[in-house]
């Protein structure tokens, strides 16, 4: 909401733009449906449905005939008769006649064939639907009624004869019938003409009278009648015509129309009509969409939807149209006729080439087309139809069956029991888990199936059943014959394994796949549906995404640039009236079917039947009068306008006038520069510039005033004066009396640029030319400079023409400025106060908004009208139209492509944005590096190998705190294969172990031998332990992946930050807290505050160092416990004083103190970032390898060397080198070790050796320093590389490739370019010492230790890094971001295009079939008339001819399309080229219009906009 009670019906969202959010907005999905098709699969039945494509072509059969009771004739059969023949006869045969007949039928005749059946071409139309009209009509068969049905005539088919033709067929002669044809008679009624009466709604209708013309058919009969026929009235049915209303797209179709619109006469039709014709008039239609183009049969209904709607029009039903394409008529009650005719065309077939035949869009069927759509079935038993008196005949209508899971509905493929949870399979953490009561197995049942038996209804009394031996029933048999398909990343229900490795593939959208894929493929498992399941296609839904129900337009798409105004829409207060809208009642209609409800029938259901409701519509009619409305009528003043009195103003037009400034010209003064920039240069100037003074010329613009001030509709308007002129405001309330608002088209105005003609031209200035800048610089900057800028006249008509906000009206808190008026108060007053009207700003409430924001000047609440929007790109483009001189403007698409494109706000990041603040960040200093030689590392190159890793800061003296072998991972070569190592097991052997020998070999290894020989249990056998051996499991891997990981580490960064709970704010992301004012090293602390607290960080707690006290003390010191070692403790806290600030925090200064404001140093590293580093330290998933990528051995390599870089050492010297003498440390280390001391050696070192497991002994003489001497500025007495020789040491071994010593040699280098590093105090610098690793050492490295011991910091502009706040952003992989355009390549669709080719259509002309109509009709013709006849007449026809006329031909125009050399832009495409235009102030703010220019983005000029950052100033507002 419906309903009488029960009861029934009723609207769901999701994914996807972002780092996240809200909004806008598109795309996509879940649902339902289908005349479907395709893939996989397929048991049964019922009911339905089944060429959507080629209205393509059709073989064959069938689909419309029937009536003998209309007619003649023929035939059959029966009976009979005659003749002839055969036969003795019975009988048979042939021919003829007659009669009968429920028999057959070619023809004449009648009715039917116009129904039924098919299809959807055409048609946008009175075709359809709905409601009306016909006073403008017809209607066979049927029904009711009235009146008739009399009497004649002439033909003709069939038949027969003859002829032509291949055939189809045709011609001639002759005979004949009728319900066939024709006169005559009659005329109730009808028709026509005239007259009268009456009525209506205009034409007109009805009734009466008179006159005229005009009908018929018979057949059967039981003789009762029946069926027919003619005329006429009525009915019924069916049809024809007319009208209102309704239902597609396109305006890129805007004008159409000549029978066109009307009239008159005529014709024609059943009938009205321009339907046709002649003449006359000039009309008719159209923005409420004519005309044209495209598409389409329409409807009941069907699908969907909550509905409103949207889409569709299969089956069934109604209507229409068509029947091979086109034209035409004939017959008829009815046709312009699917299975009739004629003609033209195309096509097919036959042919004797002369001619003929044909039309499945009837039922089957064939071919073709297509993704795709059936049997050449049975029957007239039923229903219905045609004919007939009837029997009956005909009926591919129909009733049935067949085929197809095509759809809907129903049923089945078993049911119960059954755990040790079998096997198999999958998986696993290897235990188990899953499949799973599932199976097996046991018991049972019989739908369905098979066999046998019975067997319908469908047919109302009888006959008659295709379906059909079907449905159904009974009996028996037997779980026996019957399950698949899709999906499992999210949406969306359902997860694992393996394979694959951006491959193969999936995909509806988002998206998966680059070695651990729930997304691909397979398997197991699971989910869904089930004789089906998926896919594709299409429609509706979801989509409130075209919004009537039910949307929007400030910034998302969207307000016309502005006005005047036409049509239209809408319209103040108050009466009367009408009743169009509106409301309500009644009547008619709204076919049936369908839908809904109730009831019934098939076992149920689908399906079918009955009833009800409904069909929301249309028409007629009664009533009502609140509202709307009336070109009906009256009144009013509030809307609107007018008058009168005042007022302000850059409103517009035009003429004149003025001063300042620039430039130019003339003259004076004057001299070397001027000018210009970031810096310069071009340029100007000694021919005198710039500067300065005087005079003059000319053009353009009007400083100050000047103000979010004024005026105007907008664009826009600015010196002063005059003239002309528009609008506005205020006061008054005199006048008009709704005169109003809006406004499609239309018309006018319309910045700048631009165009035309003619002027003018000072300055400025596109283009252009120079100069700079730059990689380039077609730019930014500079010097010039032409159009133009100015005027007049004429065009253009566009802008970020913006308040991105259409116009008008009403209502809805306030506050505060300002402009113009008026009034009141107080006043000397232009001051002031208050009120009010009009304008113009800001702030702000409610409300609104996605938010931002708007907020009486609305973006609030409403009304009226107009304009506009519907994803992004293609594109404001193409084509077409209109306008323009052109430039171009306006109107305005599609293909194709994307899964977004957007708005506002949020968090971050970033900025060649801003503010504040830190840091050896800069600056100020000191010492270096970068140059040399050498050491070391790295890159590169080389190599058999130069193993691997680390790669900006944050790799490069890093992993390496020790590569000659080993290490070692690399290379070459030689070996081993259960292995060098672990565990278990097996075979054989043996104690194992250990020791040892030989051969071969580089060794490893391989081969062979010897010695010693017995552990535990047990009598033994045997077992165990152990070793070797054989085999099996397995070991092993520095092989891969640090982008699968753990752990550890680096870095931002010792930076001061990162968060949470609760509350509050916001739709939300999120914010607040954490911001602000101070302060700090610090988110340190204080104050304030919608926040209050808390956590991780900071700080502190820990270690060390400095002072003191105390305890203890060896091996230390050396004796009053002063150093030292170890333990404990004190001390420092801004505690005290002064000052500053805000009574704070805190800061500055001071005292005291060993130390003063975290005293110095260390350890300590928040949330996180870099897929940062490491699989080669270790661990570890997965992958790979297994006589090798494992393992052993020898040798080599990691040490290479044209080069390049990094980190260092030593130097270049006199603040030094060398020599001699001399002083003072600390931290540490030491038993395979440190080694005193002594001796040897020039020395490295060697020999011997004390002491020391170490506060005891040793390493251990520290060095710079000090004292003295020498060298004297030089490649040196600097420097020490390099090289030679001779040695020492370690080690199995110093060749590749160690260190040290001595002697000799004595390179580069004289302080280092651009650039770059460290350090702020016991620091830098300089000096030495120790240690780890280690046999030795390439250590100059690294980690420590002490000694000597500075300079400088004005300061925060700049570089780098960082913190906080703020701002802009198109970034979020976060500026190493994003992103634009040309060019090159590939593909795609489109536009233009010399043309060319189809198709459609208009116009003109030619030709002109069939045919109707007209004329003619000498030829032909039975009926009627005259006539005996011949013949004539009348009438009809052939033929001829005229108009029209299909097809055809010619010409010309328009439209759609195909194709087209070439041209054009566009779109798309992991890694192409050139630049950098935009996003930050994007490095020249950007953008809009326009013009010019340029490889390209683009640049420049001119005017405009803020949708520009930043700083300063002004004004206003808010707060204090």
């Nucleotide at each position: 909401u419906c309903u009488u009670u029960g009861g029934a019906c009723g609207g769901a969202g999701a994914g996807u733009u972002u780092g996240a959010u809200c909004c806008u907005g598109g795309c996509u999905c879940a649902g339902g449906a289908u005349u479907a098709a395709c893939g996989c699969u397929g048991g049964c039945g019922g009911c339905g449905c089944g060429c959507a494509u080629c209205a393509u072509a059709c073989a064959u059969g069938c689909a419309a005939g029937u009536c003998g009771a209309g007619c003649g004739a023929g035939g059959g059969c029966u009976c009979u008769u005659c003749u002839c023949c055969c036969g003795c006869a019975a009988g048979g045969g042939a021919g003829g006649g007659g009669a009968g007949u429920u028999c057959c039928u070619a023809g004449c005749g009648g009715c039917g064939a116009a129904c039924g059946g098919g299809u959807g071409c055409g048609u946008a139309a009175c075709a359809c639907g709905u409601g009306g009209g016909c006073a403008a009509c017809c209607u066979g068969c049927c029904c009711c009624g009235u009146c008739g049905u009399g009497g004649g005539g002439a033909a003709u088919a069939a038949g027969c004869c003859c002829g032509g033709g291949a055939a189809a067929c045709c011609g001639g002669g002759u005979c004949u019938a009728a319900u066939g044809c024709c006169g005559c008679a009659u005329g109730a009624g009808g028709u026509c003409a005239c007259c009268g009466a009456u009525c209506g709604c205009a034409u007109g209708g009805u009734c009466g009278g008179u006159g005229a013309a005009g009908a018929a058919a018979g057949c059967c009969u039981u003789c009762g009648g029946g069926c027919g026929c003619g005329a006429u009235g009525g009915g019924a049915u069916g049809g024809g015509c007319c009208c209102g209303c309704g239902g597609c797209c396109u305006a890129u179709c805007a004008g159409c129309u000549a029978g066109u619109c009307g009239g008159u006469g005529g014709g024609g039709u059943a009938a009205c009509g321009g339907c046709c014709u002649a003449c006359c008039g000039a009309g008719g239609c159209u923005u409420u969409g004519a005309c044209g183009g495209g598409u389409a049969g329409c409807u009941g209904g069907u699908c969907u939807g909550a509905g409103a709607g949207g889409a569709c029009g299969a089956c069934c039903a109604g209507c229409c149209a068509c029947a091979u394409g086109g034209g035409g008529a004939c017959u008829g009650a009815g046709a312009c006729a699917c299975g009739g005719c004629c003609c033209c065309g195309a096509c097919u077939c036959c042919u004797a080439c002369g001619g003929g035949a044909g039309g499945c869009a009837g039922c089957a069927g064939u071919a073709a087309g297509g993704a795709a759509u059936c049997u050449u079935c049975c029957g007239c038993a039923a229903u219905g139809g045609g004919c007939g008196a009837a029997a009956g005949c005909c009926u591919g209508a129909c009733g049935g069956a067949g085929c197809g899971a095509c759809g809907c509905c129903g049923c089945g493929u078993g049911u119960g029991g059954g755990a040790u949870g079998a096997a198999g399979u999958c998986u696993u953490u290897a235990g188990g888990g899953a499949u799973g009561u599932a199976a097996a197995c046991c018991a049972c049942u019989g739908u369905c199936g098979g066999a046998g038996g019975g067997g319908a209804a469908g047919a109302g009394a009888a006959u008659g059943g295709a379906c059909g031996g079907u449905a159904c029933c009974c009996u028996c048999c037997a779980a026996g014959a019957a399950a698949g398909c899709c999906c499992c990343g999210g949406c969306u229900a359902a997860c694992u394994a393996c394979g694959u490795g951006c491959c193969a593939g999936c995909a509806g959208c988002c998206g998966c796949g680059g070695u651990a894929a729930c997304a691909c493929g397979u398997a197991g498992g699971g989910g869904g549906c089930g004789a089906g399941c998926g896919u594709u296609a299409u429609c509706c839904g979801g989509a409130u995404u075209u919004a009537c129900u039910g949307g929007g337009c400030g910034u998302a798409a969207a307000g016309c640039g502005c006005g005047u105004g036409u049509a239209g829409g809408c319209g103040g207060c108050u009466g009367g009236u009408c009743a169009a809208g509106c409301g309500u009642g009644g009547c008619g209609u709204g076919a049936a079917a369908u839908c809904u409800c109730c009831g019934g029938g098939c076992u149920c259901a689908a399906c079918c039947c009955g009833g009800a409701a409904a069909c929301u519509g249309c028409g007629c009619u009664g009533c009502g009068a609140a509202c709307u409305g009336g070109c009906c009528u009256g009144g009013c003043u509030g809307g609107a306008g007018u008058g009168c009195a005042g007022g302000a103003g850059a409103g517009g037009g035009u003429g004149g006038u003025g001063g300042a400034a620039u430039u130019c010209c003339c003259g004076g003064u004057g001299u070397a520069g001027c000018g210009g920039u970031g810096a310069a240069a071009u340029g100007c100037g000694u021919a005198g510039a710039u500067a300065u003074c005087g005079g003059g010329a000319g053009g353009a613009a009007c400083a100050c005033c000047a103000g979010u001030g004024g005026c105007g509709a907008a664009g826009g308007c600015g010196a002063c004066c005059g003239c002309c002129u528009g609008g506005c405001c205020u006061g008054u309330u005199a006048c008009u009396g709704a005169c109003g608002c809006u406004g499609a088209g239309a018309c006018g105005c319309g910045a700048a640029a631009g165009c035309g003609u003619g002027g003018g031209g000072a300055g400025c200035a596109a283009a252009c030319c120079g100069g700079a800048u730059u990689a380039g610089a077609u730019a930014c900057c500079c010097g010039g400079g032409u159009a133009g800028u100015c005027c007049a006249c004429g065009c253009c008509c566009u802008a970020a023409a913006c308040g991105u906000u259409g116009u008008g009206a009403a209502c809805u808190a306030g506050g505060u400025g300002u402009u113009g008026g008026c009034a009141a108060g107080a006043u000397u007053g232009a001051c002031c106060u208050u009120g009010u009207c009009a304008g113009u700003g800001c702030c702000g409430c409610a409300g609104c908004u996605a938010a931002c924001g708007c907020a009486u000047u609305a973006a609030g609440u409403u009304c009226a009208c107009c304009g506009c929007c519907u994803g992004g790109g293609a594109a404001g483009u193409a084509c077409g139209g209109u306008c323009g001189c052109a430039a171009g403007a306006u109107u305005a698409a599609a293909a194709c492509u994307c899964a977004a494109a957007g708005g506002a706000a949020u968090a971050g990041g970033c900025g060649g944005g801003g503010g504040c603040c830190c840091g050896c960040a800069c600056a100020a200093g000191c010492a270096g590096c970068g140059g040399a030689g050498c050491g070391u590392g790295u890159g590169g190159u080389u190599u058999a190998a130069u193993u691997c890793g680390a790669u900006g800061c944050a790799a490069c003296a890093c992993g390496a705190a020790g590569a000659a072998c080993c290490u070692u991972a690399c290379c070459u070569g030689g070996g081993c294969u259960u292995g060098a190592c672990a565990u278990g097991u097996u075979u054989c052997g043996g104690a194992a172990a250990c020791a040892u020998c030989g051969g071969u070999g580089a060794a490893a290894g391989c081969c062979g031998g010897u010695g010693c020989u017995c552990c535990u249990c047990a009598c033994a056998a045997g077992a165990g332990g152990c070793c070797g051996u054989u085999g099996c499991a397995c070991a092993g891997g520095u092989g891969g992946u640090g982008c699968a990981u753990g752990g550890c580490u680096g870095u931002c960064g010792u930076c001061a930050g990162c968060u949470c709970g609760u509350g509050c704010c916001g739709u939300g992301a999120g914010g607040u807290g954490u911001u602000g004012g101070g302060u700090u090293a610090a988110g340190u602390c204080c104050c304030g505050c919608a926040a209050c607290g808390a956590g991780c960080g900071c700080a502190a707690c820990c270690c060390u160092u400095u002072u003191c006290c105390u305890c203890a003390g060896u091996u230390g010191c050396a004796u009053u416990g002063u150093u030292c070692u170890g333990g404990g403790g004190a001390g420092a806290c801004u505690g005290c004083c002064g000052g500053g600030c805000g009574a704070a925090a805190c800061c500055c200064g001071g005292a005291g103190g060993a130390a003063g404001g975290u005293g110095g140093g260390g350890a300590u590293g928040a949330c996180g970032u870099c897929a940062a580093g490491u699989c080669a330290g270790c661990a570890u998933g997965c992958c790979c390898u297994u006589u090798a990528u494992g393992u052993c051995c020898a040798g080599g390599g990691c040490u290479a060397c044209a080069c390049a870089c990094a980190c260092g050492c030593u130097a270049c010297a006199a603040u030094g080198g060398c020599c001699a003498c001399u002083a003072c440390a600390a931290c540490g280390g030491g038993u395979u070790c440190c080694g005193a001391c002594a001796c040897g050696g020039u020395g490295a070192c060697g020999u011997g050796a004390a002491g020391g497991c170490a506060a005891u002994c040793c390493c251990u003489c520290a060095a710079a320093g000090g004292u003295g001497g020498u060298c004297u500025c030089a490649g040196u007495u600097c420097g020490g590389a390099u090289u030679g020789c001779a040695g020492g040491c370690u080690g199995c071994a110093a060749c590749u490739c160690g260190c040290c010593u001595g002697c000799a040699u004595g390179a580069a280098g004289c302080c280092g370019g651009a650039g770059u590093u460290g350090c702020u105090a016991g620091u830098a610098a300089c000096c030495g010492c120790c240690g780890g690793u280690c046999a030795g050492c390439c250590a100059g490295a690294c980690g420590g230790c002490g000694g000597u011991g500075a300079a400088u910091a004005c300061g925060u502009u700049c570089c780098c890094g960082g913190g906080c706040c703020u701002u802009g952003c198109a970034c979020u992989c976060a500026c190493c971001g994003c992103c634009c355009g040309u060019c090159a390549c590939a593909c795609c669709a489109c536009c233009c295009g010399a043309g060319u080719c189809u198709g459609g259509u208009g116009c003109u002309c030619c030709c002109g079939a069939a045919g109707u109509c007209g004329c003619u009709g000498g030829c032909c013709g039975a009926a009627c008339c005259c006539g005996u006849a011949a013949g004539g007449g009348a009438c009809g026809g052939a033929g001829g001819u005229g108009c029209c006329g299909a097809a055809g031909g010619a010409g010309u125009g328009c439209c759609c399309g195909g194709u087209g050399a070439g041209g054009g832009g566009g779109g798309u495409g992991a890694a192409g080229u050139c630049g950098u235009a935009a996003c930050a102030a994007g490095g020249u703010a950007g953008c809009c219009g326009u013009a010019c220019c340029g490889g390209a983005a683009g640049g420049u000029g001119u005017g405009g906009c803020u949708g520009g950052a930043u700083c300063a100033c002004c004004u206003c507002c808010u707060u204090u």
Model confidence (mean pLDDT): 85 of 100.
Predicted 3D model of a 1520-nucleotide RNA (small-subunit ribosomal RNA) from an uncultured Chloroflexota bacterium.
The RNAcentral record of the sequence draws on ENA and SILVA.